[in-house]
RNA sequence: CGGGCCGUAGCUCAGUCAGGUUAGAGCGCCGGGUUGUGGUCCCGGAGGUCGGGGGUUCAAAUCCCCUCGGUCCGC
Repeated sequence: CGGGCCGUAGCUCAGUCAGGUUAGAGCGCCGGGUUGUGGUCCCGGAGGUCGGGGGUUCAAAUCCCCUCGGUCCGC
């Protein structure tokens, strides 16, 4: 210098290929129930400008461009 992959909740990830319900799951956190207490189990809740910016579109986590970080390959 060129190219591939990854970036979504505190953590691990799904969803992207083929744009369309209100952005989800598990663990964790908070509250309640159960229990003599705790754990387990059950119910409920908070928490996200989908790495950042721009574009296309009625509509973008998803498509296009630029860019940042990580990782791998090539030179």